[in-house]
RNA sequence: UGCCGGAUGCCGCCGAGUCGCGCCCACGCCGUGGGUGCGAGCCGGGGACCCACCUGUACCACCGGGGUGAGUCCCGCUCCCGGCCCCCGGGAGCGGGUAGGGCACUCCCAGCCCGAACCCGUCAGCUGACCUGGUAGGCGGCCAGGGGAGAACGG
Numbered sequence: 001u002g003c004c005g006g007a008u009g010c011c012g013c014c015g016a017g018u019c020g021c022g023c024c025c026a027c028g029c030c031g032u033g034g035g036u037g038c039g040a041g042c043c044g045g046g047g048a049c050c051c052a053c054c055u056g057u058a059c060c061a062c063c064g065g066g067g068u069g070a071g072u073c074c075c076g077c078u079c080c081c082g083g084c085c086c087c088c089g090g091g092a093g094c095g096g097g098u099a100g101g102g103c104a105c106u107c108c109c110a111g112c113c114c115g116a117a118c119c120c121g122u123c124a125g126c127u128g129a130c131c132u133g134g135u136a137g138g139c140g141g142c143c144a145g146g147g148g149a150g151a152a153c154g155g
Base pairs, nucleotide, nucleotide: 009142010141011140012139013138014137018040019039020038021037022036023035024034025033026032027031041135042134043133044132045131046130051125064123065120066119067118068117073097074096075095076094077093078092079091080090081089082088083087100114101113102112103111105150106149107148108147109146
């Protein structure tokens, strides 16, 4: 000096997931660890009148319905299961798209990325009063400065 990795601090991103105040227990005891609460803010669910739904026709298949979330829907391929058997349906996996969502003040263009997962348990439209739950987790950076416009702050 370069590269790789880690820690701390700081600055940020997705997300509701931030801030303040206690109590109890333990021991290596003026600190540390564990447990358990309250409040504020933010987020979600249930829950009236009114409104909506609730009525009706033909065929086929399947069998619940609902919630948080941007995370819906479509096509193809492979494997498994089923039957009215070369067609159809369901499940799993792998690809391609897509509604939609994110990227350091905001918007536009460009570019990049996501397009999951989980929960309730036969039950819930909206919904005032009211009731009730959550306040996690996961990442990046040491100019975050691709272009344009506008704002704010500072000088």
The RNA shown here (c-di-AMP riboswitch aptamer (ydaO/yuaA leader)) has 155 nucleotides and comes from Geodermatophilus saharensis. The model forms 96% of the base pairs in the Rfam consensus. Its mean pLDDT, the model's own confidence on a scale to 100, is 77.